[in-house]
Context: one part of a larger RNA
RNA sequence: CCGUCCUUAAGGAACUAGGCAAUUUUCCCCCGUAAGUUCGCGAUAAGGGGUCCCUCCGCGUGUGCUUGAUUUAUCAGGUGCAUGGCGAGGGCGCAGAGAAAUGGCUCUGGCGACUGUUUAUCAAAAACACAGUUCUGUGCCAACUCGUAAAGAGGAUGUAUACAGAAUGACGCCUGCUCGGUGCCGGAAGGUUAAGGGGAGGGGUCAGCCGCAAGGCGAAGCUCUAAACUGAAGCCCCGGUAAACGGCGGCCGUAACUAUGACGGUCCUAAGGUAGCGAAGUUCCUUGUCGGGUAAGUUCCGACGUGCAUGAACGGCGUAACGACUGGAGCAGUGUCUCAAGGACGGACUCG
Repeated sequence: CCGUCCUUAAGGAACUAGGCAAUUUUCCCCCGUAAGUUCGCGAUAAGGGGUCCCUCCGCGUGUGCUUGAUUUAUCAGGUGCAUGGCGAGGGCGCAGAGAAAUGGCUCUGGCGACUGUUUAUCAAAAACACAGUUCUGUGCCAACUCGUAAAGAGGAUGUAUACAGAAUGACGCCUGCUCGGUGCCGGAAGGUUAAGGGGAGGGGUCAGCCGCAAGGCGAAGCUCUAAACUGAAGCCCCGGUAAACGGCGGCCGUAACUAUGACGGUCCUAAGGUAGCGAAGUUCCUUGUCGGGUAAGUUCCGACGUGCAUGAACGGCGUAACGACUGGAGCAGUGUCUCAAGGACGGACUCG
C1' cells in the first nucleotide's frame, strides 16, 4: 500500500450523477391498524407492548390413573404428566428471541394491469408474452403450413362456441370525421389487352408461256410473311370498405376602454382533430407562467393551454392490486461524508 471484516466522540446525507455501499428493522405472542378499493385486498399497513432464571401454585386447558354418584357417559373429588401464564414473591444483567437465522417505514408521480418470458457471457425493462377485445380468411380432401408443382403429413381423429392470420392488450368510461390516394372486397355496360383462332394481301420457289438473247410473266403445290375480325383475367371504369395502409387546413375581418373573438368573409381539401389528455418518457423557444414543497429546487407535485411536432385498438383517458422497473419528498437509523482513527485476518513490498 491492497483485500475481507470489526469498532468509533460530536454531527447525521453536509457524500454522490444517484443514499451506491453500509446501518436501522427482522422470529414468535398480544394489542392495534388509515386513505383507497375491482370488497378479494390494502395489511406483517402504520404504531405499541411482551420475551431470562427461581419459588408458590392461589389458577386455566388437554390427557392418563383412581374414588363416589347416577340419566353408562356425564358430574364431583383425589392424583400424575404436558402445556399456557390472569397472578404473587424473589434474583441477575447494559441488554432476556441476550449468539445465529430473520421485512427499515411512509407519502406522491410515470410506465406496464397482474403471475410469467428475454439479450447463455455488459441491458430483466416501460421490451416480449398474457387472459380479454376486434377485424379477416376457412363448409372439410377447409383455409393455412411442411414437402420434389408429388405422395404424404400437420391442421384434427378437431368442424365456425372450430381452426388459421393480423392488430390491440386485465378491468372501467370510450373509441369522433375522412374511401380523394394505396390495399382489399364486389360489379360488369363500355375502353384497352396475350397466346390461340382467322387469314385479305405480299414475298420466295416452280410446270408453263412470251422473248434471238439478257430477261419478263407466272397456275397448282411447298414455303416465308401477314391486315381485318375473334379473343380471358388484369388495368381503365362503377360501387363498398378505416379495430385496412393512411389522412384529419390557411388567410382576413369583427362586440360601446382595452384585450379576446361566440360571429362573418374568402381560398383550398377526400375530410379539416371530436371526447379526452397536454411544457407530457411527446415542448424546440424553456429553468415557459402561476401555485406547492426548500433558507435556497434546470428535478418533483398541482394547475394554465401559446400542442415547434397530443389524440382515440400504430388505441385515448382513468384505475385497486402487483413490480430486484423508474422520478420526487419525508421519518428513523447510519463512517456515504465533515475527517479520519483504532483493531483482526490475508496479501504485496523491504530486510534477514